Background:
Predicted 3D model of a 351-nucleotide part of an RNA (small-subunit ribosomal RNA, central domain) from an uncultured bacterium. The RNAcentral record of the full RNA draws on ENA and SILVA. The prediction has a mean pLDDT of 86.

[in-house]
Context: one part of a larger RNA
RNA sequence: CUGGGCUUAAAGCGCAUGUAGGCGGCCCAUCAAGCGUCUUGUGAAACCCCUCGGCUCAACCGAGGAAUGGCUUGGCGAACUGAUCGGGCUUGAGGCAGGUAGGGGCGUGUGGAACUCUUGGUGGAGCGGUGGAAUGCGUAGAUAUCAAGAGGAACGCCGGUGGCGAAGGCGACACGCUGGGCCUGUCCUGACGCUGAGAUGCGAAAGCCAGGGGAGCGAACGGGAUUAGAUACCCCGGUAGUCCACGCUGUAAACGAUGUCUACUAGGUUGUGGUGGUUCUGACACCAGCACGGCCGAAGCAAAAGUGCUAAGUAGACCGCCUGGGGAGUACGGCCGCAAGGCUAAAACUC
Numbered sequence: 001c002u003g004g005g006c007u008u009a010a011a012g013c014g015c016a017u018g019u020a021g022g023c024g025g026c027c028c029a030u031c032a033a034g035c036g037u038c039u040u041g042u043g044a045a046a047c048c049c050c051u052c053g054g055c056u057c058a059a060c061c062g063a064g065g066a067a068u069g070g071c072u073u074g075g076c077g078a079a080c081u082g083a084u085c086g087g088g089c090u091u092g093a094g095g096c097a098g099g100u101a102g103g104g105g106c107g108u109g110u111g112g113a114a115c116u117c118u119u120g121g122u123g124g125a126g127c128g129g130u131g132g133a134a135u136g137c138g139u140a141g142a143u144a145u146c147a148a149g150a151g152g153a154a155c156g157c158c159g160g161u162g163g164c165g166a167a168g169g170c171g172a173c174a175c176g177c178u179g180g181g182c183c184u185g186u187c188c189u190g191a192c193g194c195u196g197a198g199a200u201g202c203g204a205a206a207g208c209c210a211g212g213g214g215a216g217c218g219a220a221c222g223g224g225a226u227u228a229g230a231u232a233c234c235c236c237g238g239u240a241g242u243c244c245a246c247g248c249u250g251u252a253a254a255c256g257a258u259g260u261c262u263a264c265u266a267g268g269u270u271g272u273g274g275u276g277g278u279u280c281u282g283a284c285a286c287c288a289g290c291a292c293g294g295c296c297g298a299a300g301c302a303a304a305a306g307u308g309c310u311a312a313g314u315a316g317a318c319c320g321c322c323u324g325g326g327g328a329g330u331a332c333g334g335c336c337g338c339a340a341g342g343c344u345a346a347a348a349c350u351c
C1' cells in the first nucleotide's frame, strides 16, 4: 500500500448549513495535460533469469542475450478523464403560477376544568393516611359543603399503529409575524448538482450566573412506619428545582442502537394529504397515478434474530467511525466553560 467491516458482536458524528477537497447529466467543436502507440537518450558493472562455453561433474568462472517495472526527447491518435476566458440541450436542480394539509417556529391576548390559599356562611368531631398503623391536621372549629376573591402551572375529551419538524422536539382558543412540505400546470433559467475535512448554527433533561415567580409536584433534608438493619421501597412534611426573561452549559439508550444523496429490483393490505378519470342529485363507490406514514411478505441479503421499494437487496458518489478485554473515554498536554465539566486523547501494567 492492498485486502475487512459499522441494526444487535468493536464501529454512523445528536442534527443541520456550508468552505476547501472529492465526485458529477445529454450533444457538438477545439486542445492534447492524463491516456495509447512508435521513437531518442539514459537506466554502470556485478547479482537474478535464458542460451552457450571452461575446470572429469557441481559449486565456481567466462561470453552473449533478456530484464532493469523508472525518467526523458520527438512524432502520431483522440475513445475515455481533463481543459476552453467555445457553442447548444432539458430529463437533474432551481424558479414561476394556482391550490392544499399540518401540536412547524416566534410574539401578544383570552378561556374553562382542577388544585392550593384567603375571607365569609352552614355545621359540630373528627379528618387524613395505610397491608395494618403512626407521624400530621382539627373545639383557636378542621374534613365536608356553599359563596366571593387571589395565585401559579398544565391544557382532559377530540387523540389515532394520526399530523408537523433536520434533529432536539411540538397538543386549550384567537389574532399578528414567519419557515418548510405536498399536489397540479409545464411558462422560465439552463447542470446552477451530490457529498462535505475544518468551520458555523441549532440542540431533551439536569446544572450554572444575577433577577422575578412559586399553586401543585418534589432531589436534599426532617419525622412516622417496615426491617436483623432500612442512609430505601410505603406515609406525613419539605428546600433547591420545575415556570418567566438576559446569558452560559453542549451532554443523553440525542435510538430506527441503521450517515447523506441517486438509480434499479415481485406482490398484498392499510392510514394521512393532494390530483385526474367513470358513475351518481349527493354522501360515497371504483379505477389510475403522486407524496408521506404503518403492517405482512417474493427474490435477495444475514451468524441468526430478522430485513425486505421507508432494505440490512443490487450498484454508484462523498463523509464519519472500528481493529481483543481491563487499565480508560482515564492521565498528561491543548482548546472551551463562571463552575459542574465538555471535546481531543495515550501509556505502563495485566488477562
Base pairs, nucleotide, nucleotide: 004322005321006320007305008304012319014202015201016200017199021195022194023193025089026088027087028086029084030083031082033081034080035077036076037075038074041071042070049065050064051063052062053061054060092192093189094188095187096185097184098183099182100181104178105177106176107175108174109173110172111155115151116150117149118148119147120146121145122144126137127136163170164169207248208247211244212243216242217241221237222236223235224234259318260317261316262315263314264313267296268295269294270293271292272291273290275288276287277286278285300307301306324351325350326349333344334343335342336341